[in-house]
RNA sequence: CUCUUAUCCAGAGUGGCUGAGGGUUGGGCCCUAUGACGCCACAGCAACCGGCGGAUGCCCGCGAAAAAUCGCGGGGGACCGUUUGGUGCUAACUCCUUCCCGUUCGCCCGGCACGUGUGCCGCGGCAGGUCCGGGGCAGAUAAGAA
Repeated sequence: CUCUUAUCCAGAGUGGCUGAGGGUUGGGCCCUAUGACGCCACAGCAACCGGCGGAUGCCCGCGAAAAAUCGCGGGGGACCGUUUGGUGCUAACUCCUUCCCGUUCGCCCGGCACGUGUGCCGCGGCAGGUCCGGGGCAGAUAAGAA
C1' cells in the first nucleotide's frame, strides 16, 4: 500500500514545548494568538483483541442408579462483569452536505365531475423545496489475510 469483516447519533482534558493553521476533497459552517496543527507528561473514556472471573444451556469422558436422573472432570461458544496487557479515542453525529432511491410538500401535464376554479384520479412529469429513512462513495478504528 491492497483485500475481507465489524463498528461509527453514547462516552471522556488538563498542563508543558512550539508558533499558524486545522476540521480528508468541493460547498457550507465552525475551531483558532483567551494559542491551531504537532510533540511530550499525566489523567480519563471505551471495550475491538488479549487476560481473569461469573452464570446459563450444550457437547465429551468417567462413576452411581432399574430408570428418570445425579456427582466429578474437561471443551469451545452466545451473555455479563473486570482489567496492571496490545491498540484506539478524549470540539461540534464521521460537524453537515455531496451521488442514487424512497417518503412528504409544491408546481406542471392529462382525464373526469361540478360548473369557471375547486375536488378527485394517474405504475404521469420536474435539472423544484423540505424533513426523515435506506443505500452508495470517501474516511477513521479494530481484528484478520495476502
Notes: Predicted 3D model of a 146-nucleotide RNA (SAM riboswitch aptamer (S box leader)) from a Phycisphaerales bacterium. The coordinates come from a structure-prediction model, not an experiment, and the mean pLDDT is 76. Its Rfam family is "SAM riboswitch aptamer (S box leader)". Rfam links the family to the GO term regulation of gene expression.